[in-house]
c-di-GMP-I riboswitch aptamer from Alkalicoccus halolimnae, 90 nucleotides, folded computationally. The sequence is in RNAcentral, with records from Rfam. NCBI's taxonomy places the organism under Bacteria, Bacilli, Caryophanales, Bacillaceae, Alkalicoccus. Model confidence (mean pLDDT): 86 of 100.
RNA sequence: ACAUCGAAAAGGCAAACUUCUCCGAAAGGAAAGGACGCAAAGUCAUGAGCCUGUCCGCUUCUUAAAGCGCAGGGUAGUCAGACUGCCGGG
Numbered sequence: 001a002c003a004u005c006g007a008a009a010a011g012g013c014a015a016a017c018u019u020c021u022c023c024g025a026a027a028g029g030a031a032a033g034g035a036c037g038c039a040a041a042g043u044c045a046u047g048a049g050c051c052u053g054u055c056c057g058c059u060u061c062u063u064a065a066a067g068c069g070c071a072g073g074g075u076a077g078u079c080a081g082a083c084u085g086c087c088g089g090g
Stems, first nucleotide, its partner, number of pairs: 004090001005088002012038002017033003021030003036077001042083003046080003049075003056069005
């Protein structure tokens, strides 16, 4: 130095929830608070899964809605993969 691994130490991130806050059709995201947890819970939508369904298509139907399908939307704290990274007892 690298690999593996995850004791210790220094730090880091931030689930649920809250909001006379913002974006979005929604899922969800941002901001502030808050900590369930996390050795990559740092970054990336490449594969799969899951979530949503504006638009679009189809079905029902004499009356306004409902149902089904669908991702180019979302989820990196669902899994895998890729890139980068702190420390060093073994």